[in-house]
RNA sequence: AGAGUUGGUGGCUAGGGUUCCGGCGCUUCGGCGCGGCUGGUCCGAGAGCUGCCACUGGCCGGGAGAGACAUCCCGCCAGGUGCACGGCGGGACAAAAGCCCGGGAGAC
Numbered sequence: 001a002g003a004g005u006u007g008g009u010g011g012c013u014a015g016g017g018u019u020c021c022g023g024c025g026c027u028u029c030g031g032c033g034c035g036g037c038u039g040g041u042c043c044g045a046g047a048g049c050u051g052c053c054a055c056u057g058g059c060c061g062g063g064a065g066a067g068a069c070a071u072c073c074c075g076c077c078a079g080g081u082g083c084a085c086g087g088c089g090g091g092a093c094a095a096a097a098g099c100c101c102g103g104g105a106g107a108c
Stems, first nucleotide, its partner, number of pairs: 007053006015043002020040002022037001023034004054081003058077001060075005083103001085106001089101003
């Protein structure tokens, strides 16, 4: 100086709106309006929590291979998977959002 890996997913929450339920108001009783209506269904985090998986290094044990090795597989034990400030604007679903564009632009 360069290259590669630093992952996936379930549940939950922060948060979000208003399709449905409920609530409130109106009603010709068919429905209509309201999400600066607490809520339920619903959406929901790269930088939130948690579980599982995957990957990975160490000691040890077993097996395959080989007949010393290299290499591969399985298992126990205790581990690792870092760091992370972030617009505007646009997109989808009913609509919005910390969702997606996006670990983007930019900043340091």

Guanidine-I riboswitch aptamer from Devosia sp. Root413D1, 108 nucleotides, folded computationally.
The source organism's lineage runs through Bacteria, Alphaproteobacteria, Hyphomicrobiales, Devosiaceae and Devosia.
RNAcentral records the identical sequence in 2 taxa.
The sequence is in RNAcentral, with records from Rfam and Ribocentre.
The coordinates come from a structure-prediction model, not an experiment, and the mean pLDDT is 83.